[in-house]
Context: one part of a larger RNA
């Protein structure tokens, strides 16, 4: 470098956005870069090949021809592609009416439950386990009513239901906001796809500054277990969970399946739109777009599965493997406040 791969056998970056690059509809004409083709010149000699000679043959040597994928000048041709230009609407996007949603970000309100105070009632337990024990409790606990106070999190609905690039959102109102679907065809006229870099966002734990703690609980203490128990069960419990900034950038950040188009049998639910049949209506039934299950066909797989939400069948584009073990290491960079994180080797060894 040329292969062959990357659902589980090594491999898809965590998500997005977007620069450079690659890559790109359906037409008019134009040019000729690329691209087919003749021509001419080079392509030294040796050597490869062809063919004729010389050493007894061969290697090995002389002679001659051919080849010489290049690259140079020029001549010609114009499908594909490039670049210039006409036009075009299917690709994309904008408009117009209409719809769903735990999409994001703020301010606000409720109602259950937990614990904690006051007070009532009441009077010996209560907890908690395989069983106990530490805890709690006559200074009145657990229970039970009232009333209070404070945090966090939203039962039921709740759904292989919704949304959202991923990470993720779930009580209720407003207020600020992105993005999606559907129906129309009025508008731009390829404005597109990917996407090294860069830029952003990124779950829990962590970190640093101030709040804030109700419940829960690494550390930590004490009861148990046990040969031992730095566990696992119990009682406790401090960071931390939770707010506000600002960091950290990591994961089984998983569908273990990059991203965009095109095509390829079928069946069954669902979730949001459109139209149509019908009907007083809501249903029911049909057709269609979008999206999310299942089951399968043809096909693909080593199997196991995957099968219009491909892991069939094809293009484009990035990304990433190349035997385990050293090693998600060392060293050097660069990033960080740390903790560390991103690149990322070798000796040695089987």
């Nucleotide at each position: 470098c040329u292969g062959g791969g990357c659902g589980u056998a090594a491999a898809g970056g965590g998500c997005g956005u977007g620069u450079a690059g690659g890559c790109g509809g359906c037409u008019u004409g134009g040019u000729a870069a690329g691209c087919g083709g003749g021509a001419u010149g080079u392509g030294a000699a040796a050597g490869c090949c062809c063919c004729g000679g010389g050493c007894u043959c061969a290697a090995c040597c002389c002679g001659g021809g051919a080849a010489g994928u290049g690259c140079a000048u020029u001549c010609c041709g114009a499908a594909c592609u490039g670049c210039c230009u006409u036009g075009c609407u299917u690709g994309a996007g904008u408009c117009c009416a209409g719809g769903a949603g735990a999409g994001g970000g703020u301010g606000g309100u409720g109602g259950a439950a937990u614990u904690c105070c006051u007070g009532g009632u009441g009077g010996a337990a209560c907890g908690g386990u395989g069983a106990a024990a530490u805890g709690u409790g006559u200074a009145g606990a657990u229970a039970u009513c009232a009333g209070g106070a404070g945090g966090a999190a939203c039962a039921u609905c709740g759904g292989u239901g919704g949304c959202g690039a991923a990470g993720g959102c779930g009580a209720c109102c407003g207020c600020c906001u992105g993005g999606c679907c559907u129906g129309g065809a009025a508008c731009u006229g390829a404005c597109g796809c990917u996407g090294a870099a860069g830029c952003g966002c990124g779950a829990a734990a962590g970190c640093g500054u101030g709040g804030g703690u109700a419940g829960c609980a690494a550390a930590c203490a004490g009861g148990a277990u046990u040969a031992g128990a730095u566990a696992c069960c119990c009682u406790g419990g401090u960071a931390g969970u939770c707010c506000a900034c600002g960091c950290c950038c990591u994961a089984a950040a998983c569908g273990g399946u990059g991203a965009g188009c095109a095509c390829u049998c079928g069946g069954u639910g669902u979730u949001g739109g459109a139209g149509g049949u019908a009907u007083u209506g809501a249903c029911c039934c049909c057709u269609u777009c979008a999206g999310u299950g299942c089951c399968u066909u043809a096909g693909c797989u080593a199997a196991c599965g995957c099968g219009u939400u491909a892991a069939g069948u094809g293009c484009u584009c990035c990304g990433c493997c190349u035997g385990g073990g050293g090693a998600c290491u060392a060293c050097g960079g660069c990033c960080g406040c740390a903790a560390g994180g991103c690149u990322a080797a070798a000796a040695c060894u089987c």